[in-house]
Predicted 3D model of a 352-nucleotide part of an RNA (large-subunit ribosomal RNA, domain III) from Haloquadratum walsbyi J07HQW2.
Context: one part of a larger RNA
Formats: sequence, C1' cells, structure tokens
RNA sequence: CAGUAGCAGCAAUAGUCGGGUGUGACCCCCGACGGCCUAACGAGCAAGGGUUCCUCGGCACUGCUAAUCAGCCGAGGGUUAGCCGGUCCUAAGUCUGACCGUAAUUCGACUCAGACAAACAGGGAAACUGGUUAAUAUUCCAGUGCCAUCGUGUACUCUCGAACGCUUUCGGAAACAGUGAGCGGGGCCAUCGCCCCGUCGAAUCAUGGAAUCUCGUGGAUGCCGUAACGGCACGAAGCGAGAGAAUCAUGAGACCGCGCAAGUCACUGGUACCAAGAGCCCGUGAAACAACACACGACGUCCGUACCGAGAUCCGACACAGGUGCUCAGGCAGCGAAAGCCAUGGCCCGUC
Repeated sequence: CAGUAGCAGCAAUAGUCGGGUGUGACCCCCGACGGCCUAACGAGCAAGGGUUCCUCGGCACUGCUAAUCAGCCGAGGGUUAGCCGGUCCUAAGUCUGACCGUAAUUCGACUCAGACAAACAGGGAAACUGGUUAAUAUUCCAGUGCCAUCGUGUACUCUCGAACGCUUUCGGAAACAGUGAGCGGGGCCAUCGCCCCGUCGAAUCAUGGAAUCUCGUGGAUGCCGUAACGGCACGAAGCGAGAGAAUCAUGAGACCGCGCAAGUCACUGGUACCAAGAGCCCGUGAAACAACACACGACGUCCGUACCGAGAUCCGACACAGGUGCUCAGGCAGCGAAAGCCAUGGCCCGUC
C1' cells in the first nucleotide's frame, strides 16, 4: 500500500420468537412456528485418511465475524469374531534360483523348478434374530443354528460341481407398493363421520415344489404343441413311475422375541432370486484349490474391526462451488433414475 481488496453474486436467498447456560449469545443447547434436500444435502460399503470417534475440562491458536461451540487445545476412555473380511486358490502378470548372453551387472529373453499375485467386485467350508454401550457389535450377552479338522464307534464305495458371452422371450416368485375388508392405537368432531399409523419376526431343519430329463406303457397314416422357433415309427399324443429350482410355499424354529395393543383376509401391480427357450459372432465368452456317511467327544490360533467416506475427516497448499468406485431406490403423476411436489431420513453450517 491499507483499515484497502475480501468476508454478497451459485435455482439450496432461511430463519423468527420464547426459554436455558454463561463475564459475555444473531449464529451453543431446548421448545414452538417457518423453511431446504428426495437417484440426495438420505442409507450401507470400498479406496484413502489415522484417532478426526466418545466423555469431561478449556478458548492463547485454528474457524473468512463472534463463540459459552467445534474435525481446535488438555486429559481420560473406546475397536472383543470358528461361521463378516484377510488368511486358502488360481488369472493376466511379477519375482527368486538354475541355465544362457556380457569384460561386467541391482541388465536381458526362452525353458525348468519354486514362490508371489483378487479385502469393494473372480473362485470360496460354516450365523441368524433380539438385547445391550457415552463410544463396539452377524464380534459382547440371550436364544436358536451351522461348518472344518482330529479322535472313538458304526456303516459304506461312485462323478458331479466350482464353471461363466451379448441380445431377447416365456413361466415360477420373496421384498416392496396399491386397493378393499376385519382388528388395535391415535387425531379431528356438537352429531354424522372422516383422517393417520400399526396389524411383525431370521438363519437353520423337515416336507412340498415347476420347467426339464429318464424309464415303462402306448402305437399315430397328420397329429401334438408354443410367446416364438418347433416335435414325431431312430416312436407323437395320452397314461404311469423316478430324478428334479428359487432370498419360493407350508410346518417346526416361536409356550420364544418384538410390540401400549391388535398381532387377520382377499385382489392387483411388481423386482431380487429360480427355471426354460430363441437369436447373434471373421469376437465362441477363465483357471485352480476344493467337495462327495452317521453318532458322540475334543478343537477352531493369528490380522482387520473406532470414526469420516465428503459443499469440513480422501486427492486438489485452504473447513477449496473442482475430482473420487460399488450398493439401496417409497408416494402422486409420468416412457423415465427427467422436471415438479411430498413421506422417510437428514439439515437450517453451501457459516459473519
């Protein structure tokens, strides 16, 4: 320079009043009213960060003002696993040794041998529901299950699985949503009545369960059949038997849990998930470890687990309007995850 620039500009313009605390309050807490976000400004994870988490005590610093507040300062506390993930397996690939090259190598290719290589989101033995903390929970506690290994006993002898592209179609079908009724709770109302919410529950075990396939029977003279393509004396339809799916249904789980209580039914839409078909390809869509009887007993070490995950905990020198992978996806109306309004949840700190 200068008490100058800035502390305004973004389709997210958000506060107001009363009370509390305190030396001190526009901005810290409580209440009411009023607003903002809705394929997010919500919820669950990964990477990354590394204590920022919770509690108590502070305000010199940090905070675009102030601060009694805080991701700041000081102290203490907090992350509990056989069944979540790592650990195991192999993939593209990488490394080590041998071998060879070179004057030489921390250099270089093949081959052989060995090892490594996937935490979201490849393959994979096994866990669910409820409760609990200021802060952890599929980890603690309660209840109910399951798996591997080893041991003992009894029984027994064989080939499936992991294992796969893209497009499209049909069938089954949780969750969820809508409509109607019953029941329970609440609100409004002089009455009639109207409105809102709820009406619940897992893994696991047992049984059922379609497509499809197999076997037997049968014996077609154009029949059978599909959404579509189709099938058939190398045996169609029909009939019978066997095998056979879901995060599916029913029962047990549950005389339990949850809920103040009720804790039922019908219909419609509809996805996860399961099953089957068709089309396409000068692209044909991984590999390996593993698995294959019942009962009882023993055993299950180690590492991760707090919190943020972003208009303030990550990467951008900053509490930076930028960047950053996956999952969830209510209502009205709609082709729609568009635009708009709202529930739920979150916020009034895109911080003078």
Rfam family: Bacterial large subunit ribosomal RNA. Its mean pLDDT, the model's own confidence on a scale to 100, is 81.